[in-house]
RNA sequence: GGGUCCUUAGCUCAGCCUGGUAGAGCGUCGGUCUCCAAAACCGCAGGUCGUAGGUUCGAAUCCUUCAGGGCCCGCCA
Repeated sequence: GGGUCCUUAGCUCAGCCUGGUAGAGCGUCGGUCUCCAAAACCGCAGGUCGUAGGUUCGAAUCCUUCAGGGCCCGCCA
């Protein structure tokens, strides 16, 4: 340098192909239970969907750019 994949909640990841109110599990916090705690059960909060643009009535989703990361190939030595 070429190709390809990944980036979404504190963590691990769905959702993208097929545009239409952003989700699950775990964790944090609160509650029930308990002498106290754990476990179990119930509930809340938590996201400019990596960046910047474009298309569209409408973008996590489609197109482009840039950044970070993984893998393969090439070149130099």

Transfer RNA from Deinococcus maricopensis DSM 21211, 77 nucleotides, folded computationally. RNAcentral holds the sequence, with entries from ENA and GtRNAdb. The source organism's lineage runs through Bacteria, Deinococci, Deinococcales, Deinococcaceae and Deinococcus maricopensis. The gene name in the source record is tRNA-Trp-CCA-1-1. The coordinates come from a structure-prediction model, not an experiment, and the mean pLDDT is 83. Its Rfam family is "tRNA". Gene Ontology term of the family: triplet codon-amino acid adaptor activity. By type it is a transfer RNA.